Context: one part of a larger RNA
RNA sequence: GGCAUUUGGUGGAUGCCUUGGCAUACAGAGGCGAUGAAGGACGUGGCACGCUGCGAAAAGCUGCGGGGAGGUGUGAGCAACCGUUGAUCCGUGGAUAUCCGAAUGGGGAAACCCGGCCCAUCAGGGUCAUCCUUUACUGAAUUCAUAGGUAGAGGGGGCAAACCCGGCGAACUGAAACAUCUAAGUAGCCGGAGGAAAGGACAUCAACCGAGACUCCGUUAGUAGUGGCGAGCGAACGCGGACCAGGCCAGUGCCUUCGGAACCAUAACCACAAGCGUCUGGAAAGGCGCGCCAUAGAGGGUGAUAGCCCCGUAUGGGUAGAAUGUUUCGAAGGCCUUGAGUAAGGCGGGACACGUGUAAUCCUGCUUGAACAUGGGGGGACCACCCUCCAAGCCUAAGUACUCCUGUAUGACCGAUAGUGAACAAGUACCGUGAGGGAAAGGUGAAAAGCACCCCGACGAGGGGAGUGAAAUAGUCCCUGAAACCGAAUGCCU
Numbered sequence: 001g002g003c004a005u006u007u008g009g010u011g012g013a014u015g016c017c018u019u020g021g022c023a024u025a026c027a028g029a030g031g032c033g034a035u036g037a038a039g040g041a042c043g044u045g046g047c048a049c050g051c052u053g054c055g056a057a058a059a060g061c062u063g064c065g066g067g068g069a070g071g072u073g074u075g076a077g078c079a080a081c082c083g084u085u086g087a088u089c090c091g092u093g094g095a096u097a098u099c100c101g102a103a104u105g106g107g108g109a110a111a112c113c114c115g116g117c118c119c120a121u122c123a124g125g126g127u128c129a130u131c132c133u134u135u136a137c138u139g140a141a142u143u144c145a146u147a148g149g150u151a152g153a154g155g156g157g158g159c160a161a162a163c164c165c166g167g168c169g170a171a172c173u174g175a176a177a178c179a180u181c182u183a184a185g186u187a188g189c190c191g192g193a194g195g196a197a198a199g200g201a202c203a204u205c206a207a208c209c210g211a212g213a214c215u216c217c218g219u220u221a222g223u224a225g226u227g228g229c230g231a232g233c234g235a236a237c238g239c240g241g242a243c244c245a246g247g248c249c250a251g252u253g254c255c256u257u258c259g260g261a262a263c264c265a266u267a268a269c270c271a272c273a274a275g276c277g278u279c280u281g282g283a284a285a286g287g288c289g290c291g292c293c294a295u296a297g298a299g300g301g302u303g304a305u306a307g308c309c310c311c312g313u314a315u316g317g318g319u320a321g322a323a324u325g326u327u328u329c330g331a332a333g334g335c336c337u338u339g340a341g342u343a344a345g346g347c348g349g350g351a352c353a354c355g356u357g358u359a360a361u362c363c364u365g366c367u368u369g370a371a372c373a374u375g376g377g378g379g380g381a382c383c384a385c386c387c388u389c390c391a392a393g394c395c396u397a398a399g400u401a402c403u404c405c406u407g408u409a410u411g412a413c414c415g416a417u418a419g420u421g422a423a424c425a426a427g428u429a430c431c432g433u434g435a436g437g438g439a440a441a442g443g444u445g446a447a448a449a450g451c452a453c454c455c456c457g458a459c460g461a462g463g464g465g466a467g468u469g470a471a472a473u474a475g476u477c478c479c480u481g482a483a484a485c486c487g488a489a490u491g492c493c494u
Stems, first nucleotide, its partner, number of pairs: 001493009015479001016443002020414002022411007029403002031159002039100003042055003046078002050074002061094006070082003105114003115128005130156009163194001164192005174181001178228001204211002215242005225233002246395003249339001253335011269317003275290005291308002293297001299311003344368008354380001375390005430437002450478001453465004
């Protein structure tokens, strides 16, 4: 030095586990905000670093209800206390609620600076933004008036995941280049609203038969069409379903607000059956033997696998206030209009599956401009006949879309390089001027019983005894402990 066997170190794979995720179903909720939100800053504990809670009344104060022996969050320690005169805790109301933030007295480099007025002995308390609507007073040029001013009252503002409506509106790309076209009325920006929104009660379709608001789904159908007739785009009638609802404009009506009553549901919560012996073992829920309950053999825990040990489960019960919903009654208020600068024409655009085309239909920037039910619109140029409907006013549930959020249940979903980025002080540490980017990191044991005491050592680190424990090669770097990699011992070979 090599080979073999054995035994270690390092390392953290694997197995097992789960406090965390993911998805789906059903139900709820679908908003919060000048009565100051969302989100923060700073404080707040006897000792107090993070998180949680709370706000100078600061891990809390208080009314009512529940509950019944322990409690002072995580958090294990010490101290000091509270509690059957009912604490802690749970539910539901109330009080307090610093500073920033729409932030609103003015300013500002957020959590800071500086004011006016009123009240007040100090301390301090209140108020003062802007826009809209409305009321009152006042009031110019300018007589009346109006503009303007002042004050009161009511409302708005900001935030929030998607869904919805409207306004503005790309490019990459495709066309194998590219310009019409496409992507796409998409992304993005802006405005607005609701729990849904939008739409909606035929100046609609149809075809000489008839249907009968709107919305959504399936089909019709990749059809008819449209299209540098390229790439592509792409209906409707009809049929089958979901759901169904119609009303109003001087009234037997509708809508809004307020008040009363009734009913339903909803909180914490309560009761809740039935097992012993023996064997193994550290431990019985396991084996064996003999029982019991079951409207309860869902699930979880307990020193291994428990219907009968514990929590529960089936089932049954339960209430205040507030709030929500439904129904009903009453009061108050509002709504008076059958739709003209409209329909239609011309010019230019846009929307319709439809790119100007034979281009109807709808919208309108400019410009013209009717009829008045003896009338008018449509039926894809246009005309006639025929059929059908009644525009230029308003409202309308359900079926439909979505899930920041709450509850319950489920999973041929994951099991710590997986599953959320995050099972842990995670949007943390850290990086970046900033917008922004963004980790790693779970497991002793049934119970800390977490190694008293002794020894070596530097009053170390670390180790050896002793002790605990079923186990310490379970010693906190702690379950299992693979491989790479690094040793030691023994044997053989050189």